[in-house]
Context: one part of a larger RNA
Molecule: large-subunit ribosomal RNA, domain VI
Organism: metagenome
RNA sequence: CGUAGGAGACUUGAAGGGAUCUGUCCUUAGUACGAGAGGACCGGGAUGGACAGACCUCUGGUGAACCAGUUGUCAUGCCAGUGGCAAAGCUGGGUAGCUAUGUCUGGAAGGGAUAAACGCUGAAAGCAUCUAAGCGUGAAGCCCACCCUAAGAUUAGGUCUCCCACCGCGUAAGCGGGUAAGAGCCCUGGAAGACUACCAGGUUGAUAGGUCGGAUGUGUAAGCUCAGUAAUGGGUUUAGCUAACCGAUACUAAUAGCUCGAGG
Numbered sequence: 001c002g003u004a005g006g007a008g009a010c011u012u013g014a015a016g017g018g019a020u021c022u023g024u025c026c027u028u029a030g031u032a033c034g035a036g037a038g039g040a041c042c043g044g045g046a047u048g049g050a051c052a053g054a055c056c057u058c059u060g061g062u063g064a065a066c067c068a069g070u071u072g073u074c075a076u077g078c079c080a081g082u083g084g085c086a087a088a089g090c091u092g093g094g095u096a097g098c099u100a101u102g103u104c105u106g107g108a109a110g111g112g113a114u115a116a117a118c119g120c121u122g123a124a125a126g127c128a129u130c131u132a133a134g135c136g137u138g139a140a141g142c143c144c145a146c147c148c149u150a151a152g153a154u155u156a157g158g159u160c161u162c163c164c165a166c167c168g169c170g171u172a173a174g175c176g177g178g179u180a181a182g183a184g185c186c187c188u189g190g191a192a193g194a195c196u197a198c199c200a201g202g203u204u205g206a207u208a209g210g211u212c213g214g215a216u217g218u219g220u221a222a223g224c225u226c227a228g229u230a231a232u233g234g235g236u237u238u239a240g241c242u243a244a245c246c247g248a249u250a251c252u253a254a255u256a257g258c259u260c261g262a263g264g
Stems, first nucleotide, its partner, number of pairs: 001152001005163007015149004021049007033038001051106005059100004066093005071086006110144003117137004164264001166177004182260004186202005207253003210249005217241002223236005
């Protein structure tokens, strides 16, 4: 820009893409078959491999804004307590998120038309013949079915709902303007994201931050006190602190405002 007014939702599916794998064991059954040795079809069940998708409850990894321990040194006047630097100084753990080696799921079943092949009926050719007319059965393959994209599918589809007939110029087509439904700018943000887009919100508000409560992690803070000459240990104390998690709460910031947008 188009989709013959302008919008908001929900959709159909032309077409395209993806997937399509397979082992072992049990049973049927030591049955059919076979002198024996051996040993099934068909059908039913279980459990794996590789591959693919999703997810983070579990097992782990990571986790430079969490907790603790610890060495050297500097600073805070000193003690104590803290902070800086030393690869994040080193070490032990670890929330959310992201992850695989972890968990779940998938390739199932079914239908249609067929290939080789196997048939029915059946002449040419009084017989025979699956074929010449006609009709069947029949593959991991083909078309559906399963998953994804999809109406720029210009053949531009469908359904529901919302908005309506203003003003100026013009003979008219049309042009310009103000609006409607609606949309955007702007702002707060996001398990959305390169940007954009998308999604949740913008005071008629829980969108983010803060605060409060909880969860989780760490592992028992500081101060005081007791024991010991002291190092240190005990008590107060399952303490103190705690990121991204779960809730609550308008304290802070989403204010105010502006723009676009039909006349068929």